[in-house]
Context: one part of a larger RNA
């Protein structure tokens, strides 16, 4: 000087306590162990692996195996020979590929001999090549402690030194936040602000909006017509414990008024020195190190989807605060030409034909659900619930058998609230309902917004977890 303590003090945090709703039972759907397997390619591993790398494995990706093949090569660079390139096409073949026939000569310099770019095709080596090993050889990048409120320097002083002060002390704050106080006096990275967004106003611009006031109407902002509002977009205002009162020595609290908002307004982006010899050599770079007719490289097929079994994370339920039928209302982000697709017609349907219109505040995706109004079911494994399974289709794509999604018929399983344990939230959250993008040909119960409805409860720090600052104690560094 630190790190431990079933040491003390003090102060935080959905930490525990109050609450609500899961999970742990079921079916499924995803990851993973595990066993199997020709191969079920790799990583990830207490919090901080397990809907993680994968924002989308039928081929393709795809690294894996089995079989067929190349061997200056799938790919770059030089160097020699040939033809440009390229395009139609037979022919074996599972295809890689092997082998033929046809068609074509273009740009640029020429002394018409030819040179030269670019492509191709052969040939030799020099070399490519490696998702092969080492994250304990690194770069970057990243995850956690933790948005936690710590870490440190300069110069001064004290100490023989390691060090200490300063950062400790009394208030105080979400904060080493700020005040006082003091052998210390400054200063740095962090906090906070500066930025993004949300809630108020004003002001500018109005092919969105708007009977607001007028006219016209096939009644629809539909036309004239207007930028008042709502909106979009840009620019400024506004909150600062700035005013009051009470308490403090101050900081500051605590209650009040104004006000769209208070005392950090909600959110968010921003992650100090540093820990985990964290993770990542499969994103990518990269030292060393192995392979070079293979540990590289192509191609079909199969596997990454396998199933006695264990475990996370999810979905959909076990019903009446529900299912079911009909009717009817109101959204916000977004996205859209190899796309979005209206209207119409077929079809139960899934979807199909035709087809306008929109590179989109203009037109489609888009009738949002949950809600409200009616009406049926009457407590049953049920008009709950929906897995399997048999049939018959759509649709995408070169191909749905291994291994896609939807559709419709019949089938209708286990579940009647879930044992020990666990886990998320504090406000427009929880809980619930939809809608929307990425990734895509096609596939979404994931992931990443949106927006509708919308709650309980917090007496309190005695205890569990993590964590700050002081102090104490140590046989640990």
């Nucleotide at each position: 000087u630190g790190a431990c303590g079933g040491g003390g003090g003090c102060c935080c945090g959905c930490a525990c306590a109050a609450g609500c709703g899961g999970u742990g039972g079921a079916g499924c759907a995803u990851g993973u162990g595990g066993u199997u397997u020709a191969a079920u390619u790799c990583g990830a591993a207490g919090c901080a692996a397990c809907g993680c790398g994968a924002a989308g494995a039928a081929c393709c990706u795809u690294a894996c195996c089995a079989g067929g093949u190349c061997u200056u090569g799938a790919c770059a660079u030089c160097c020699c020979a040939u033809g440009a390139a390229c395009c139609u096409u037979g022919c074996a073949g599972a295809g890689a590929u092997g082998u033929g026939a046809g068609g074509g000569u273009g740009c640029c310099c020429u002394u018409c001999g030819g040179g030269g770019a670019a492509c191709a095709u052969g040939g030799a080596g020099a070399c490519a090549g490696g998702u092969g090993c080492u994250g304990c050889a690194u770069g970057g990048c990243u995850g956690u402690c933790g948005u936690c409120a710590g870490c440190u320097c300069g110069u001064g002083u004290c100490g023989u030194g390691a060090g200490a002060u300063g950062u400790u002390g009394g208030g105080u704050u979400a904060a080493g936040u700020c005040c006082c106080g003091c052998a210390a006096c400054g200063a740095g990275c962090g906090c906070a602000a500066c930025c993004c967004u949300u809630g108020c106003c004003u002001u500018g611009u109005g092919u969105u909006g708007c009977c607001a006031g007028c006219a016209g109407c096939u009644c629809g902002g539909c036309u004239g017509g207007g930028c008042a509002c709502u909106c979009a977009c840009g620019a400024g205002g506004g909150a600062c414990u700035g005013c009051c009162u009470g308490u403090g020595a101050a900081a500051g609290c605590a209650g009040g008024a104004g006000g769209a908002a208070g005392g950090c307004g909600g959110g968010g982006a921003u992650g100090a020195c540093g820990u985990c010899u964290a993770g990542u050599c499969a994103g990518c770079a990269u030292g060393g190190u192995c392979c070079u007719u293979a540990c590289g490289a192509c191609c079909u097929g199969g596997g990454c989807g396998a199933c006695a079994c264990a475990c996370g994370u999810g979905c959909u339920a076990c019903a009446a605060u529900g299912g079911a039928u009909g009717g009817u209302a109101c959204a916000a982000c977004g996205c859209g030409c190899a796309g979005c697709c209206a209207a119409g017609u077929c079809g139960c349907g899934a979807g199909a034909c035709u087809g306008a219109g929109c590179g989109a505040a203009u037109c489609g995706c888009u009738g949002a659900a949950a809600g409200c109004c009616a009406u049926c079911c009457c407590c049953a494994g049920u008009u709950c619930a929906g897995a399997u399974c048999g049939g018959a289709g759509u649709c995408u794509g070169c191909a749905a058998c291994u291994c896609g999604a939807c559709u419709c018929c019949g089938u209708g399983a286990a579940g009647u609230u879930g044992g020990a344990a666990u886990c998320g939230c504090u406000a427009g959250u929880a809980a619930u309902c939809g809608c929307g993008g990425g990734u895509c040909a096609g596939c979404a119960u994931a992931c990443c917004g949106c927006g509708g409805u919308g709650a309980a409860u917090a007496c309190g720090u005695u205890c569990c977890c993590g964590g700050g600052c002081c102090u104490u104690g140590u046989a640990c560094a």

Background: The part of an RNA shown here (small-subunit ribosomal RNA, 3' major domain) has 477 nucleotides and comes from Deinococcus murrayi DSM 11303. NCBI's taxonomy places the organism under Bacteria, Thermotogati, Deinococci, Deinococcaceae, Deinococcus murrayi.